[in-house]
Context: one part of a larger RNA
RNA sequence: GGAUGAACGCUGGCGGCGUGGAUAAGGCAUGCAAGUCGAAAGGGUUUAGACCCUUGGCAGACGGGUUAGUAAUGCAUAGGAAUGUACCCUCAAGUCGUGAAUAACCCUGAGAAAUCGGGGAUAAUACACGAUAGUUCUCUUCGGAGUAAAGGUUUACUGCUUGAGGAGCAGCCUAUGUCCUAUCAGCUUGUUGGUAAGGUAAAAGCUUACCAAGGCUAUGACGGGUAGGGGGCGUGAGAGCGUGACCCCCAACAUUGGCACUGAGACACUGGCCAAACACCUACGGGUGGCUGCAGUCGAGAAUCUUCCACAAUGGACGAAAGUCUGAUGGAGCGACGCCGCGUGCAGGAUGAAUGCCUUCGGGUUGUAAACUGCUUUUCUAUGGGAACAAUUUCGUGAGCUUACCAUAGGAAUAAGGGGUUGCUAACUCUGUGCCAGCAGCAGCGGUAAUACAGAGACCUCAAGCGUUAUCC
Numbered sequence: 001g002g003a004u005g006a007a008c009g010c011u012g013g014c015g016g017c018g019u020g021g022a023u024a025a026g027g028c029a030u031g032c033a034a035g036u037c038g039a040a041a042g043g044g045u046u047u048a049g050a051c052c053c054u055u056g057g058c059a060g061a062c063g064g065g066u067u068a069g070u071a072a073u074g075c076a077u078a079g080g081a082a083u084g085u086a087c088c089c090u091c092a093a094g095u096c097g098u099g100a101a102u103a104a105c106c107c108u109g110a111g112a113a114a115u116c117g118g119g120g121a122u123a124a125u126a127c128a129c130g131a132u133a134g135u136u137c138u139c140u141u142c143g144g145a146g147u148a149a150a151g152g153u154u155u156a157c158u159g160c161u162u163g164a165g166g167a168g169c170a171g172c173c174u175a176u177g178u179c180c181u182a183u184c185a186g187c188u189u190g191u192u193g194g195u196a197a198g199g200u201a202a203a204a205g206c207u208u209a210c211c212a213a214g215g216c217u218a219u220g221a222c223g224g225g226u227a228g229g230g231g232g233c234g235u236g237a238g239a240g241c242g243u244g245a246c247c248c249c250c251a252a253c254a255u256u257g258g259c260a261c262u263g264a265g266a267c268a269c270u271g272g273c274c275a276a277a278c279a280c281c282u283a284c285g286g287g288u289g290g291c292u293g294c295a296g297u298c299g300a301g302a303a304u305c306u307u308c309c310a311c312a313a314u315g316g317a318c319g320a321a322a323g324u325c326u327g328a329u330g331g332a333g334c335g336a337c338g339c340c341g342c343g344u345g346c347a348g349g350a351u352g353a354a355u356g357c358c359u360u361c362g363g364g365u366u367g368u369a370a371a372c373u374g375c376u377u378u379u380c381u382a383u384g385g386g387a388a389c390a391a392u393u394u395c396g397u398g399a400g401c402u403u404a405c406c407a408u409a410g411g412a413a414u415a416a417g418g419g420g421u422u423g424c425u426a427a428c429u430c431u432g433u434g435c436c437a438g439c440a441g442c443a444g445c446g447g448u449a450a451u452a453c454a455g456a457g458a459c460c461u462c463a464a465g466c467g468u469u470a471u472c473c
Base pairs, nucleotide, nucleotide: 001473002472003471004470006469007468008467009466010465013342014341015340016339017338018337019335020334026298027297028296030295031294032293035058036057037056040055041054042053043052044051045050065253066252067251074178075177076176077175078174079173080172083170084169085168088166089165090164091163092162093161094160095159096130097129098128099127105120106119107118108117109116110115137146138145139144151158152157153156179225180224181223186216187215188214191213192212193211194210195209196208197207198206228250229249230248231247232243233242234241235240255276256275257274258273259272278289279288280287281286306332308331309330310329314328315326316325317324318323345375346374347373348372356365357364358363380410381409382408383407384406385405389400417462418461419460420459421458422443423442424441428457429456430455431454432453438445439444
């Protein structure tokens, strides 16, 4: 000198674009953040509409948050083979027949509640059985055996089943790279390899039994500490050094620990079970909860925002669609936190007014500065007009929006401070103080003439900011 997710002190006019819990992955009141489908189906309540309950389907594994853990089950780069895949696209074939239940509902019981039990009736794209099977898949003694489907609204679509391929996505393996520490030198028994069996979508000690005794290590194993990784970002001529906020990709986590279920996909943030801590309700028998979603609150802290508006746009889920939902997102609000831009007026004006300060008392300086005269209206205030963002065949649809922008009127009107002045380093005098009070980045200054302390005037510098502190180059 540059930089920052900064903080603190003094000061503070406006706009645009960004950005804002870095500490306690501490605890959380309240509201909202994941639903949707009547063109799969049954029922209840009302009937002008319609709404609700349940079965069922799809979604809920996305989107959003955080960085605790993790030094390698991670990430980055480059490869690989033994895999899966709902929705989407392409191609081929099929979609026949039958049955038993069950929820909501009705009757009834237990309980404070959460909720649970008994009896009765009923439907389906829910469940089950049979038929068919060129191809496919599994088994095979190569003869064969076994394995599927669902309809709906309507006149044309959309579903369903099987198989092949694609796209995208996901799982797995290998190599190389990936912080400090030797005051950590030996580590390992499913450990290293083989056989057999099991297991997985899939290779594999992934698991088990048996056999062998291997495997890693000074090119740092094992242990300890620290840490999410990358694209990037800061600085630097570069090499490098430092860093990983915002945005994008990947990983991990969801009060702590463990576990599986469902499903194409989870061992699942607002699903389930168990245990623990904490908190709440209780009729003491028993229950309920999880903001590391958006706001907000307490706490700790030098320190970090609104319990806002809207689904109009973009995107997502569901739906044939209309549409519904969406704290994703689009916007507004707060903070000079940052960057950029604009303004706080312009011209004239000397008896060089007054005041302040200095003075050799002559004067000098403040200083064209002010007053005063003329002008302008960026900005400001008021009024009026007024977009784009809105796509699609038309119609309709804007939160932002009393927007941006334009016009008219008014009036210099609404708007300047911070730090410094011994040298480094741009800028000096007076008064007070008297090694005191104090200053200070370093050198240093102050003990009676202090340009270094304090005040005043003058000056220098940056400017809606200026200084200080912290950290990096």